[in-house]
C1' cells in the first nucleotide's frame, strides 16, 4: 500500500422513487440504497450554528530546531542537530538556567560569589626538644586542590615544564566560548582566520523569560410551524438608575421596567441531515507532504433508533468490532496479504 | 457532547518532587475482668488503577490505556 468471506435462494428489518388504495395517524406492490478501517477513546484541528462576521486590556491555557504542505492543528513532508547500534536502520516535548527567583533528601569539608575530614609540603614567620648555630624531629600559624574519601552531580582533558608541594601557573594538542568570514532561504555547519586560559555545573513534563496561538458554547448548537409561558389579579422596588444576555473579570455592545405570590392552561411537528476542504481514472508541477487541470459517478441517514436469521456450494473457518451534523489527524484494539 | 474520581478490608488525607506512604473504623496479640464489651498498649496489612516518559530520585510532574460516577 490492498482485502476484511464470496456466491445463490428464501423470510424479515429500514429510508428513496414510481405506482395504486385509503375518512390522510396510514396499507399494498415493484425499483433501487443500507456501516468502518477503526464508526472507539474524545486527544487535537476545523467547518457549521448562536452570542456583536468576536473589538479592546486583564487573566488561563496551549505549542516550542528550521523550511514548506494544509481550511486548520500539538498533524504530514523535506532538511539540521543529538542519541543508540558493527551495520542496515530505529527513536528524540529538541527555544532559554552568562533576565531573575527557587529545588537537590541522605551522605560529605563542601550542593555553588565554593570548600577542606584524610592526604600531600616545611620555602617564608613563631614555639618545644636536641648541642648556641646547620642539619634533624614534633607542633602552630598556613600553602594545596594533583591523590583518597562522599554523592545521582564536586568548577575542564592528555602531557610536559614549573614548584616546598601543588594549580591553566606557562606551554603543547584535545575540548569549550565569542567574533569575523565562507556556504547554506534557515535551522546549522566548516582541516577557514582572529581572540578569550576557561569566566559560563544540573533542574524550565519548577516558578518564569522570549517568539507564536487561542472569545464562549455546543445539532440538547439553531431556525420554522402550533400550543403554552400570554391575557388576569395581589404586594413591593426603581428612573442619565437597575436588570438580563454576551458562561473567567473589567470595559464596550445589545435587549428591556424589575421581583415575589395567587390562579389557570399545555403537544407535539418539520428542517437542520447529509452534494461533500466528496470520490474515482487520467494527464501534469513538485525530493516529497501535496497542488493544479479534465473527463466521469452520487456512495447509510435512522429517532426507540434499520442493516438480521435460515438453507446451500466454495475458499478451508473469516480478528478487532456497530454510524447519530460533517470532515481532517493522533492514539487505542486487530485477522490476513 | 460535558466534566469528576482511582491510596489498607471500609471511609478518606497526603501543601512546592527527597527520611512522608499515613488517620479513623475493622483485624491479630498482649494487658484488665469471674467471663463478655467497652477503655488502654502493641503489631500485621499498600507495587498509592494499568504502562510509559521527565528527573539523581514519582503517590506527587507530563503521555497513553482501563475502570467508576455525574450533568
Nucleotide at each position: 500500500g490492498c482485502c476484511a468471506g464470496a456466491c445463490a435462494g428464501u423470510c424479515g428489518c429500514u429510508g428513496c422513487u414510481u405506482g395504486g388504495a385509503a375518512u390522510u395517524a396510514u396499507c399494498c406492490a415493484a425499483g433501487g440504497g443500507g456501516a468502518g478501517g477503526a464508526a472507539a477513546g474524545u486527544c487535537c484541528g476545523g467547518g457549521c450554528u448562536c452570542c456583536a462576521c468576536a473589538g479592546g486590556g486583564u487573566a488561563a491555557g496551549g505549542u516550542g530546531c528550521c523550511a514548506g504542505g494544509u481550511a486548520a492543528c500539538g498533524c504530514c513532508u523535506g532538511g539540521g542537530g543529538g542519541g543508540u547500534g558493527c551495520a542496515a536502520a530505529c527513536c528524540c516535548a529538541c527555544g532559554g538556567c552568562c533576565a531573575g527567583u527557587g529545588c537537590a533528601a541522605c551522605a560529605g569539608a563542601a550542593a555553588g560569589u565554593a570548600u577542606a575530614c584524610c592526604g600531600c609540603c616545611a620555602a617564608c614567620c613563631c614555639c618545644g626538644c636536641u648541642u648556641u648555630a646547620u642539619c634533624g624531629c614534633g607542633g602552630g600559624c598556613g600553602g594545596u586542590a594533583a591523590g583518597g574519601g562522599u554523592g545521582a552531580a564536586a568548577g575542564g582533558g592528555u602531557g610536559u615544564g614549573g614548584u616546598a608541594a601543588g594549580a591553566g601557573c606557562g606551554c603543547a594538542c584535545c575540548g569549550c566560548g565569542c567574533u569575523a568570514a565562507u556556504g547554506g532561504u534557515a535551522a546549522c555547519a566548516u582541516u577557514u582566520a582572529g581572540c578569550g586560559g576557561c569566566a559560563u555545573g544540573g533542574u524550565a513534563a519548577a516558578c518564569c523569560c522570549c517568539a507564536c496561538c487561542u472569545g464562549g458554547a455546543g445539532c440538547a448548537a439553531g431556525a420554522c410551524c402550533a400550543a403554552a409561558u400570554a391575557g388576569g389579579g395581589u404586594u413591593c422596588c426603581u428612573a442619565u438608575a437597575g436588570g438580563c444576555g454576551u458562561g473567567a473579570c473589567c470595559c464596550g455592545c445589545g435587549c428591556u421596567g424589575g421581583a415575589a405570590c395567587c390562579g389557570g392552561g399545555u403537544a407535539g411537528g418539520u428542517c437542520g441531515c447529509u452534494u461533500g476542504a466528496g470520490a474515482u481514472u487520467u494527464g501534469u508541477g513538485g525530493u516529497g507532504a501535496c497542488g493544479c487541470a479534465a473527463a466521469u459517478c452520487c456512495u447509510a441517514g435512522a429517532u426507540g433508533a434499520a442493516u438480521g436469521g435460515c438453507u446451500g456450494u466454495c475458499c478451508a473457518u473469516g480478528a478487532c468490532a456497530g454510524a447519530a451534523c460533517c470532515c481532517g489527524g493522533c492514539u487505542u484494539a486487530c485477522g490476513g496479504c | 457532547g460535558c466534566g469528576a474520581g482511582a491510596u489498607a478490608g471500609c471511609u478518606c488525607a497526603g501543601g512546592c518532587g527527597g527520611u512522608c506512604a499515613g488517620a479513623g473504623c475493622g483485624u491479630c496479640g498482649g494487658a484488665u475482668u469471674c467471663a463478655u464489651a467497652a477503655c488502654c498498649c502493641g503489631g500485621a496489612g499498600g507495587u498509592c488503577g494499568a504502562g510509559a516518559g521527565u528527573u539523581c530520585g514519582a503517590g506527587u510532574c507530563u503521555c497513553u490505556c482501563u475502570c467508576u460516577c455525574g450533568c
Predicted 3D model of RNase P RNA and transfer RNA as a complex of 408 nucleotides. Rfam match: Bacterial RNase P class A. By type it is a ribozyme. Rfam links the family to the GO terms tRNA processing, dimeric ribonuclease P complex and ribonuclease P activity.